[in-house]
RNA sequence: AGAGUUUGAUUAUGGCUCAGAACGAACGCUGGCGGCAUGGCUAAAACAUGCAAGUCGCACGCGAAAGUACCCUUCGGGGUGCGAGUAGAGUGGCGAAAGGGCGAGUAACGCAUGGGUAACGUACCUCAAGCACGGGGAUAGCUGCGGGAAACUGCAGGUAAUACCCGAUGAGACCACGGCGUCAUAUGGCGCAGCGGUCAAAGGGUGGGGCUUCCGACUUGUCGGAACCUGUCGGCUUGAGAGCGGCCCACGUCCUAUCAGCUUGUUGGUGAGGUAACGGCUCACCAAGGCUUCGACGGGUAGCGGGACUGAGAGGUUGACCCGCCGCAUUGGGACUGAGACACUGCCCAGACUCCUACGGGAGGCUGCAGUAACGAAUAUUGGACAAUGGGCGAAAGCCUGAUCCAGCAAUGCCGCGUGUGGGAAUAAGCCCUUCGGGGUGUAAACCACUGUCGGGGAUUACCAAGCGAAGGGGAUUAAUAGUCCCCCGAGUUGAGGAGUCCCUAAGGAAGCCACGGCUAACUUCGUGCCAGCAGCCGCGGUAAGACGAAGGUGGCUAGCGUUGUUCGGAAUCACUGGGCUUAAAGAGCACGUAGGCGGCUUAUCAAGCGUCUUGUGAAAUCCCUCGGCUCAACCGAGGAAUUGCUUGGCGAACUGAUAGGCUUGAGGCAGGCAGGGGCGAGUGGAACUCUUGGUGGAGCGGUGGAAUGCGUAGAUAUCAAGAGGAACGCCAGAGGCGAAGGCGACUCGCUGGGCCUGUCCUGACGCUGAGGUGCGAAAGCUAGGGGAGCGAACGGGAUUAGAUACCCCGGUAGUCCUAGCCCUAAACGAUGUCCACUAGGUCAAUGGUUCUCUGACGGAUUGUUGGCCGAAGAAAAAUUGAUAAGUGGACCGCCUGGGGAGUACGGUCGCAAGGCUAAAACUCAAAGGAAUUGACGGGGGCUCACACAAGCGGUGGAGCAUGUUGCUUAAUUCGAUCAACGCGAAGAACCUUAUCCUGGGUUUGACAUAUACGGAUGCCUACUGGGAAACCAGGUCGGCUGCCUUUCGGGGUGAAACGUAAACAGGUGCUGCAUGGCUGUCGUCAGCUCGUGUCGUGAGAUGUUGGGUUAAGUCCCAUAACGAGCGAAACCCUUGUCGUUAGUUGCCAGCGGGUCAUGCCGGGGACUCUAGCGAGACUGCCGGUGUUAAACCGGAGGAAGGUGGGGAUGACGUCAAGUCCUCAUGGCCUUUAUGCCCAGGGCUGCAAACGUGCUACAAUGGCCGGUACAAACCGAAGCAAGACCGCGAGGUGGAGCAAAUCGGAAAAAACCGGCCCAAGUUCGGAUUGUAGUCUGAAACUCGACUAUAUGAAGUUGGAAUCGCUAGUAAUCGUAGAUCAGCUAUGCUACGGUGAAUGUGUUCCUGAGCCUUGUACACACCGCCCGUCAAGUCAUGGAAGCUGGUAGCACCCGAAGUCGGCCCAUUUCCGGGCUGCCGAAGGUGAGAUUGGUAACUGGGACUAAGUCGUAACAAGGUAACC
Repeated sequence: AGAGUUUGAUUAUGGCUCAGAACGAACGCUGGCGGCAUGGCUAAAACAUGCAAGUCGCACGCGAAAGUACCCUUCGGGGUGCGAGUAGAGUGGCGAAAGGGCGAGUAACGCAUGGGUAACGUACCUCAAGCACGGGGAUAGCUGCGGGAAACUGCAGGUAAUACCCGAUGAGACCACGGCGUCAUAUGGCGCAGCGGUCAAAGGGUGGGGCUUCCGACUUGUCGGAACCUGUCGGCUUGAGAGCGGCCCACGUCCUAUCAGCUUGUUGGUGAGGUAACGGCUCACCAAGGCUUCGACGGGUAGCGGGACUGAGAGGUUGACCCGCCGCAUUGGGACUGAGACACUGCCCAGACUCCUACGGGAGGCUGCAGUAACGAAUAUUGGACAAUGGGCGAAAGCCUGAUCCAGCAAUGCCGCGUGUGGGAAUAAGCCCUUCGGGGUGUAAACCACUGUCGGGGAUUACCAAGCGAAGGGGAUUAAUAGUCCCCCGAGUUGAGGAGUCCCUAAGGAAGCCACGGCUAACUUCGUGCCAGCAGCCGCGGUAAGACGAAGGUGGCUAGCGUUGUUCGGAAUCACUGGGCUUAAAGAGCACGUAGGCGGCUUAUCAAGCGUCUUGUGAAAUCCCUCGGCUCAACCGAGGAAUUGCUUGGCGAACUGAUAGGCUUGAGGCAGGCAGGGGCGAGUGGAACUCUUGGUGGAGCGGUGGAAUGCGUAGAUAUCAAGAGGAACGCCAGAGGCGAAGGCGACUCGCUGGGCCUGUCCUGACGCUGAGGUGCGAAAGCUAGGGGAGCGAACGGGAUUAGAUACCCCGGUAGUCCUAGCCCUAAACGAUGUCCACUAGGUCAAUGGUUCUCUGACGGAUUGUUGGCCGAAGAAAAAUUGAUAAGUGGACCGCCUGGGGAGUACGGUCGCAAGGCUAAAACUCAAAGGAAUUGACGGGGGCUCACACAAGCGGUGGAGCAUGUUGCUUAAUUCGAUCAACGCGAAGAACCUUAUCCUGGGUUUGACAUAUACGGAUGCCUACUGGGAAACCAGGUCGGCUGCCUUUCGGGGUGAAACGUAAACAGGUGCUGCAUGGCUGUCGUCAGCUCGUGUCGUGAGAUGUUGGGUUAAGUCCCAUAACGAGCGAAACCCUUGUCGUUAGUUGCCAGCGGGUCAUGCCGGGGACUCUAGCGAGACUGCCGGUGUUAAACCGGAGGAAGGUGGGGAUGACGUCAAGUCCUCAUGGCCUUUAUGCCCAGGGCUGCAAACGUGCUACAAUGGCCGGUACAAACCGAAGCAAGACCGCGAGGUGGAGCAAAUCGGAAAAAACCGGCCCAAGUUCGGAUUGUAGUCUGAAACUCGACUAUAUGAAGUUGGAAUCGCUAGUAAUCGUAGAUCAGCUAUGCUACGGUGAAUGUGUUCCUGAGCCUUGUACACACCGCCCGUCAAGUCAUGGAAGCUGGUAGCACCCGAAGUCGGCCCAUUUCCGGGCUGCCGAAGGUGAGAUUGGUAACUGGGACUAAGUCGUAACAAGGUAACC
């Protein structure tokens, strides 16, 4: 510090998401040690049990027991002493108001900061001054007698005090009165003196003392007490201090206006009461005030702060632990005591709940520490000690202390340590991957050497200790060497819990979690197959998943790691720092104007803001810096800084402000002019239209794409004349004018608003904006009354259509018009708020002024205002804007914060209604949207091309047949192929072919390949037997052959090929053409497709490649921010057309010769044809015209050929997941006694039907018979086959010649000549069928071709529709070849013969190219997409009703209690009864408000493949939208 995600790509807008940090956390997996922290966030719900507040005998009166010693005893026991003035309860004092807990309530003077109290209090503590005299009566405890289950309590008797009461004294305090001084902001404060009144006490406890005096007891000397002296603690009064409190003020302190008005003790006054104290705090009376848009009142939520987390900061969020304040203590109310409470472990009352009960009554309050159960995702021990720190009481020892200090539990957090260290292989095993070579885990392990932290065991002790304190010394008090107090030294003594050090032990006890598609560090294999699953966002998964699951590996962190939740950050995504509003969300429809905000030049003063210095404060802790203590760190200590704030006082005067004064430039006024559909009212006018009347006229009119409805012989339309009516104002008219906007258009008159120019006379900042508010505000709509010609929602009819509640047509009501009143909205738009200032120009228009030419017309120059266009700088995401800003600045207002839900619901308000204004949430999506780019598309446009159409010729579609396909059938009818499949793969299905096609039989290392091992040397050929349909199985003999080396020919060695066995493997026309290569089709032989450099643009991209011409062509030329280049086009290649040359056999034969009935037959020849090599030729080269001096086009000449001469091969970038795994190759998957292989038979030929492609025809341009001509190309040895003979023929017999310019196939046919047929189902047509044959082949049944004969079907030119063709073409006629035993060939591929017609155009159909335009499309129109209905799920609104909560109001009842009154009792102190006001809870009632639920109902959102249509996006097929 950024990143991912909208798009085909881009840019900006905009949301969503991620990476960081943090936590009182929880959950999952895992878990060695220690230190320091932290730990019920939920039910302020309920609590068993124990503990958490006592202490003082130096205030007081009482006062045991167990036990033990002695004595007595009737042996039952009793008494005395000790225990012991102990335990214990009681009176009394102090404390219990602190400490500890929690955050329910509280939006408040509650808290925070700063002040005030001259309006107050204060026990304990400190200081100062003074005082303490004389009396009195009770009461608890206790004893006795009672009541009660208990709690508790009654009566009688009697007792003490530092308990209580009375009296005295008054330095002093307080009150009243007037006086003086001083201070002060006012009431007043302080001080001094005077007079009057009021107010005290415990001379008690305890220690010591010794002359003297008194009292008491008794064995007269002792003991005890008192007086007296003295110490100490305490008591009372007053003043001061410190600390702690009460009250008051200023300022700050959450959300909500869908809460706008609230308030009756309310606001103030007078008086009284009350309080420590001010005060409506309370009461009586009087007045009618008080608060509020600077947000009162209401609702919701919440303890506040220091601080904590985060952040660069500003901020945002938060208030656990620690500290300060507040509030609370089962719920509500109340007072008492006290210095202090309206009191957590006090009291009274009421309620709920729990417990005890003898049913009559009682008891209780963990939001103290532990703990229980409940709630929950979730939070600990019913521990130890007062050793330390602190608190209460006490003179003290001491006692109490769940405060506190410690320990226990929990990885809850932070910090630290460890789980070893060094060496150790080109690298074990295992596991994983693999291209099978290897690679990874990996120096990792094993192994060797070493170390000893933590843990475990043992021993020992500094420290946490300060205190208490014998003896001793010094000082103070005192009459005192006594006592008491203080200081020094100090024997002894106190540790709950922790901690340190040393020794032993042994690598021994100690590593996991998450992730690995991108963001984001880290990759492979297997499994799975839109399943299972993952997911923070984008998104993965449908058979090759780096995204699921597992494994190996890798990355990250580490005693933890992930997940979830929450907060801040990133988010400049609420923008103060630091955003926007033409089109992305966003300028109010427009104006006037209130509050508010802001405001011209100048002078003086003030000092509120402002600046500077200063006073006090801003608690401590925290954060930061420095230093220090724990071995380090976390943690802790000390010092500093900081605490940006508030406050005190002084100074300054530029700016803002205030006050006073001046000025004229802003603003306004005045005068003179000017333009105008500005507004309102009244009147007038012509054209058109409709209607009425009359005339003419006579059959239609009208309307449409075409029609019909409609009108018309009762006379329409048309036309003429007259009349009536209502609405709107043609031309002028314009990019023009006016108005704030809406809006305003005939003419005249009246009334009236605003603007501009000129003059520079007046006022003197009077200004700008403007929340609320007020007014105006198109159309439609509403109310009432008029009016109503035309037009025209609704409605009716006619068409269109699948339908047509529409578009089109004929009618037509409301409405449109006027008056009066509402409504208040529009794409009310410049989608651009108002005002001011400044910032290049050019040009047009409207309307003023000045000026130049003698004047006028005209024109020029200049200066204002207004309306437009172009454009610089700048701005902007871009489009664009650009003095009429969207530029640069200023002032003020309005508005926005992802899309949908929704401008909707509820509430409020306005309206007669319709409806308007204001305005959410749940839920849901990861986008929605802007501008521009490239494509694609359009029932958009322009230009151009093509047998695309048109003009023609011939077909198809109708018939029969052939062939292919679909479908059906079948045991099987193998498979694949949309235009671009369908006489296609298949250039040959009877068997073979042939296939997981079917049925049946057989076989398993295999029909075929490689390699290994073993075997026996075998094996092969020929003939043989049995079974069988064959394949194959079984058997078996004669003969022949049987490698290489060596050999003494006896043999030995070796094993190749082949065979058998075994295990690897073979095999597959099995699947996937959507895993692929290759090949091919199609757009399309269309003219396109790109690149380098440069330039333009933020960018995608553009330019080039567009434009003007031209071409078959992105062909060429010109222009040009482009210049060049490449793949295509063209050319090069083949063939054909002309000529030359070379060559001359098998071809040719002109001339010469020979020969034949005849024939290049022969000798010869190369002239010609021809053959096949090499060349020439054509290039817009020449001429004329047009054209830009171009390219090029048109015409012509010459030429065999003329503008590409004809034809072919040649197919750019790409598109279609096009076709093909069944040509071949190939990944993966599947199969392996089968989906392989072999065989027999059948099928691929099956036939209600449909389609494609063809053949033959329907006839006379023909058919049949006879005769006579003229080709090219190709083929031939398992072949072509002549002549000859036989057969009607297919064919047969036979075999000359030919491996071919030599021989053969081979007859070309149409054509031409002659004859017949005579318009018919025929002498057309030939299907179908019968019979007899031929040929091929093992074999023609399924299922071949051909021949002969007989038979002689449909068909008489073919509906809608559709195909081919522009010249040697169509049409027509034959010929050959491949495949092939034969053939289904009418197919295909070639060859030649005869040989036309039409067009010179681009309106339309189809397709294509370029440019442009629109787009909501980009899987790209076979696109996208809307609404109802139907189904499921979810949240929500309304709703008869049902049921809770909350806050008030009215009334009823009225506890406790304060205050008051009356009565009684009373020596004092207490007291009893009745009652008034207030008063909690409760009850009743009518409402308000806020939830829950609900029959039914409304819309909404979401959900691969439902229904109906096709509304929008292109002119979306009626432009869309408000």
Background: Model confidence (mean pLDDT): 81 of 100. A computed fold for a 1522-nucleotide RNA from an uncultured Phycisphaerales bacterium, annotated as small-subunit ribosomal RNA. Rfam family: Bacterial small subunit ribosomal RNA. Its family is annotated with ribosome and structural constituent of ribosome in the Gene Ontology.